[in-house]
RNA sequence: GUGCCCUUAGCUCAAUUUGGUAGAGCGCUGGUCUCCAAAACCAGUGGUUGCAGGUUCAAGUCCUGCAGGGUGUG
Numbered sequence: 001g002u003g004c005c006c007u008u009a010g011c012u013c014a015a016u017u018u019g020g021u022a023g024a025g026c027g028c029u030g031g032u033c034u035c036c037a038a039a040a041c042c043a044g045u046g047g048u049u050g051c052a053g054g055u056u057c058a059a060g061u062c063c064u065g066c067a068g069g070g071u072g073u074g
Base pairs, nucleotide, nucleotide: 001073002072003071004070005069006068007067010026011025012024013023020057027045028044029043030042031041032040050066051065052064053063054062
């Protein structure tokens, strides 16, 4: 230089196939319980979907450029 893959909540990841209300677990907060704490249970809390544009009634999803990371190749 170039091919491919990844970038979504504080963390790990779904949702992309087929464009149609952005989710789960962990975490965090409050409560129940306990002498206190942990565990368990109940309730609550979560987002500029890497950035900038384009297409569309509608974009995390499709298209273009850029950035970061991984990997192959020269």
This is a predicted structure of a 74-nucleotide RNA (transfer RNA) from Corynebacterium hindlerae. Taxonomically the source falls in Corynebacterium (Bacteria, Actinomycetes, Mycobacteriales, Corynebacteriaceae). The coordinates come from a structure-prediction model, not an experiment, and the mean pLDDT is 81. Rfam family: tRNA. Rfam's curators write: Transfer RNA (tRNA) molecules are approximately 80 nucleotides in length. RNAcentral holds the sequence, with entries from ENA.